This is a predicted complex of two RNAs, RNase P RNA and transfer RNA, with 446 nucleotides together. Rfam match: Bacterial RNase P class A. By type it is a ribozyme.
[in-house]
């Protein structure tokens, strides 16, 4: 000096003039107004992927259906989230991903291409034996080790054997079983025996195990204010209409009215709404996520939608010019001038989380070059 | 706020784990005095990105853009 990996921090200060919202106080008997102090978007507020809080339903059972998770331990108010390991894949490495349970519970699918794609099979070949007899051709047997098709070919290298091969035997690797031993466990190594053997796809239908009630701040609560319903129909009062429990059944419960059409009049104010699994700071303990403990602080609540727009200075970034310092040198450091730039993007009931969009800063860790 | 649902050639539309269809437009050639009409060729596309698979338009996520449905007094 380049080229990655990983992890954190920042998202302008500050002052002046005007333009805003909420708060608390005061000027006013009240209204209306004014005046002074305090505050006034984000890591993502974004997508709406997930989990809860809180509201109602509702005093609320069972079954099936749908859905999601899927290796072990922990963390958390829950999670499909975050840690830490464990196995498998990527990567030259620092590191990175993983929907990681079951293929002998059952059906399914592997196209072309190859002799054959699951318990299948001879296309080229190799032996050994006849026959014609020309290095060639036909039969008969015996083989799957060699080649050759595929992503995959029913175990890999090596050696020994056979007529030529084959786990036919042997050694190693591998793959099943057994033990003890490590480990809270996943699963490790390591010993012994062993038919040397039953491919692959579940983000293929499925099987197994755990979880799931539904809607949702336009939820729901208060208060106002209007007109117009002798309109028309269907079904019903316990032999129950229509209704609640998620989409179906079963069962329970409420029940005297209840539903379509067709017509009119409204769409207003208030509350929910900001104190929360809250945040900051220090200590303990833990490999970490996070816990526990003092102690400190009170940090937006708008309601068609507040936080803006103008100077200046500083401060960060990039260029350019020129100085100093240090260095064998490749470069490094610091400072003045002047010039540019500042990304993504704005709460709307409130958290925890994960995806996605984007400026610049430090650290620390790998490769590669090049100098001493 | 919640819920469905889509993206395919220049247009409208089908398919599906193993080859991109099919009407209609354009292009070009036949035929015609010239156009239409008809014949024949030929070209042209699975929104983008990861991820399973031996392979993805097709299953799985994430993102971009599009369309629809429900909701207040009551």
């Nucleotide at each position: 000096g380049u080229a990655g990996u990983g992890a954190u921090c920042c998202a302008g200060a500050c002052g002046a003039u005007c333009g805003c919202c909420c708060g608390a106080g005061c000027c006013u008997u009240c209204c209306c107004g004014g005046c002074u102090c305090g505050g006034g978007a984000g890591g993502a507020a974004a997508g709406u992927c997930c989990g809860g809080g809180c509201u109602c339903c509702a005093c609320a059972g069972g079954g099936c259906a749908g859905g999601a998770u899927g290796c072990c331990g922990g963390g958390u108010a829950a999670c499909g989230c975050c840690c830490g390991g464990u196995g498998a894949g990527g990567g030259u490495g620092a590191c990175c991903u993983c929907g990681a349970g079951g293929a002998g519970a059952g059906u399914g699918c592997c196209a072309c291409a190859g002799a054959a794609a699951a318990c299948a099979a001879a296309c080229c070949g190799c032996c050994c034996g006849g026959c014609c007899a020309g290095u060639g051709g036909c039969u008969g047997g015996g083989c799957a080790a060699g080649g050759g098709u595929g992503a995959a070919a029913c175990g890999g290298u090596g050696g020994g054997g056979u007529a030529a091969g084959a786990g036919c035997c042997c050694a190693c690797c591998g793959c099943g079983c057994u033990g003890a031993c490590g480990g809270u466990a996943a699963c490790g190594g390591c010993a012994g025996c062993g038919g040397c053997a039953c491919g692959g796809c579940a983000a293929a239908c499925c099987c197994c195990a755990u979880c799931c009630g539904g809607a949702g701040c336009a939820a729901g609560g208060c208060c106002a204010u209007g007109u117009a319903c002798a309109g028309g129909g269907a079904c019903g009062u316990u032999c129950g209409a229509g209704g609640g429990c998620u989409g179906c059944c079963c069962g329970c419960c409420c029940g005297a009215g209840u539903c379509c059409c067709g017509g009119g009049g409204u769409a207003g104010g208030c509350u929910g709404c900001u104190g929360g699994a809250g945040g900051c700071u220090c200590g303990u303990g833990g490999u970490g996520a996070c816990a526990c403990g003092a102690g400190c602080c009170g940090u937006a609540g708008a309601g068609g939608a507040a936080u803006g727009a103008u100077c200046g200075u500083c401060g960060c970034g990039c260029c350019g010019c020129g100085c100093g310092a240090g260095g064998u040198g490749a470069c490094u450091c610091g400072g003045g001038c002047g010039g540019c730039g500042a990304a993504c993007a704005g709460a709307a009931c409130c958290c925890g989380g994960c995806u996605u969009a984007c400026g610049g800063g430090u650290c620390a860790c790998u490769g590669c070059g090049a100098c001493c | 706020g919640c819920c469905u649902c889509g993206u395919g050639a220049c247009g409208c539309g089908a398919c599906u784990g193993g080859g991109u269809c099919g009407c209609g437009g354009g292009c070009c050639g036949a035929u015609u005095g010239u156009c239409u009409a008809u014949c024949g060729g030929a070209u042209g596309a699975g929104a983008g990105g990861a991820g399973u698979u031996c392979g993805a338009u097709u299953c799985u996520c994430c993102u971009a853009c599009g369309a629809g449905g429900c909701g207040c007094c009551a």

Its mean pLDDT, the model's own confidence on a scale to 100, is 76.